[in-house]
RNA sequence: CCGUGCUAGGCGGGGUGCUAGCGGUGCCCUGUACCCGCAAUCCGCUCUAGUGGGGCUGAAUUCCCUCUCGAGGGGCUCCAGGCCCGAGGUCAGCGCCCCACUUGAGGCGGUGAUGGUUCGGUCCCGUCGCGAUGAAGGCCCGUGAACCAGGUCAGGUCCGGAAGGAAGCAGCCUUAAGCGGUCACCAUCAGGCGUGGCGGGGGUGCCGGAGCGGAGCCUCAAAGUGGCGGUCGCGCCUCGGGUACGGCAACGAAAGAGGGUGCACGG
Numbered sequence: 001c002c003g004u005g006c007u008a009g010g011c012g013g014g015g016u017g018c019u020a021g022c023g024g025u026g027c028c029c030u031g032u033a034c035c036c037g038c039a040a041u042c043c044g045c046u047c048u049a050g051u052g053g054g055g056c057u058g059a060a061u062u063c064c065c066u067c068u069c070g071a072g073g074g075g076c077u078c079c080a081g082g083c084c085c086g087a088g089g090u091c092a093g094c095g096c097c098c099c100a101c102u103u104g105a106g107g108c109g110g111u112g113a114u115g116g117u118u119c120g121g122u123c124c125c126g127u128c129g130c131g132a133u134g135a136a137g138g139c140c141c142g143u144g145a146a147c148c149a150g151g152u153c154a155g156g157u158c159c160g161g162a163a164g165g166a167a168g169c170a171g172c173c174u175u176a177a178g179c180g181g182u183c184a185c186c187a188u189c190a191g192g193c194g195u196g197g198c199g200g201g202g203g204u205g206c207c208g209g210a211g212c213g214g215a216g217c218c219u220c221a222a223a224g225u226g227g228c229g230g231u232c233g234c235g236c237c238u239c240g241g242g243u244a245c246g247g248c249a250a251c252g253a254a255a256g257a258g259g260g261u262g263c264a265c266g267g
Base pairs, nucleotide, nucleotide: 001267002266003265004264005263006262009057010056011055012030013029014028015027016026020046021045022044023043024042034054035053036052037051038050063260064259065258066257067256068255072251075248076247077246081245082243083242084241085240086239087238088237089236090235093234094233095231096230097229098227099226100225101224102223103222104220105219106218107217108216115212117210118209119208120207121206122205123201124200125199126198127197128196129195130194131193133190134189135188137186138185140181141180142179143178149174150173151172152171157166158165159164
């Protein structure tokens, strides 16, 4: 070195979950990789950590170790960043608002602008008048008395010799108090009503009048410039919370590279 026969080993691994822990059944990843029994109200074990039975392969493409790379799931929020929420600060940036000036457009003005003087109104208090509103009353309308209101009083009663007379119930008419209505008229009263007069106060904001004086004044829109103007809406800064996009540290399939591993007999 070759041949034959064996043996250790191998015939999937990993994450997660469960568990004191390990492995399996479950879920997921990888990707092809013997079969059967057991298992979530779990199953089998104990650091050489599934177990029982059967089969194949076998010292290497296949077994073992190391390194590289890295699918994937779970974890963390220490560190840079991202996103969301809240609080505080900042108006040196942006936005919005205010003011001044410049530019523009329109209008008023020698038939007198702005301004200043004066009078009055608008505001407040008191008082008086008028109006309106409301209350209760008068007037008016209706109703309203078994007898104790009035008139007329049938019948009946009484007086009378008669003529005649008297009182008078019911009915009818009327009316008092009372009750109800009307609100045109009359008078009274009331007040967070309106309006006017008079007296007093207050005030220069607005409106009006008079006279002074003699050339400016008002409005609008946009742009520009400015203000140690205003405003935390945005931005920025700080702090806190959340998320896990990102980041971090472990685990880690598959793949790639390197290395390692027997026994017997014969030639």